[in-house]
RNA sequence: CACUUAUCAAGAGCGGCUGAGGGAACAGGCCCUGUGAAGCCCGACAACCUGCGCGUUUGCGCAAGGUGCCAAAUCCUGCGGGUAACACCGGAAGAUAAGCU
Numbered sequence: 001c002a003c004u005u006a007u008c009a010a011g012a013g014c015g016g017c018u019g020a021g022g023g024a025a026c027a028g029g030c031c032c033u034g035u036g037a038a039g040c041c042c043g044a045c046a047a048c049c050u051g052c053g054c055g056u057u058u059g060c061g062c063a064a065g066g067u068g069c070c071a072a073a074u075c076c077u078g079c080g081g082g083u084a085a086c087a088c089c090g091g092a093a094g095a096u097a098a099g100c101u
Stems, first nucleotide, its partner, number of pairs: 003099006013042001015041003021032003026078004043070001045068001048066002050063005074093001079090003
């Protein structure tokens, strides 16, 4: 990097350093941000893998070692269906985990 499977409307700081951008990419929109963005540290959240216990049909509970994550649905739209227009459904793309080459 590609592929497979699962999940993606829940949850998470009034801390320290730092100092101008950020919300994946492109486009359009809409937002966040010196009342401090991004980043780093600490902390928190969650529970995919993992460990333990129970159960046995793939579940429940506890822990938190490996990841992940901590504005807004994956912020929304972009393709198809649908609607008078919305709504809504699906897809694509993306993110994360586990596996595989």
RNAcentral holds the sequence, with entries from Rfam. This is a predicted structure of a 101-nucleotide RNA (SAM riboswitch aptamer (S box leader)) from Anaerofilum hominis. The model forms 97% of the base pairs in the Rfam consensus. The coordinates come from a structure-prediction model, not an experiment, and the mean pLDDT is 85. Taxonomically the source falls in Anaerofilum (Bacteria, Bacillati, Clostridia, Oscillospiraceae). Rfam family: SAM riboswitch aptamer (S box leader). Its family is annotated with regulation of gene expression in the Gene Ontology.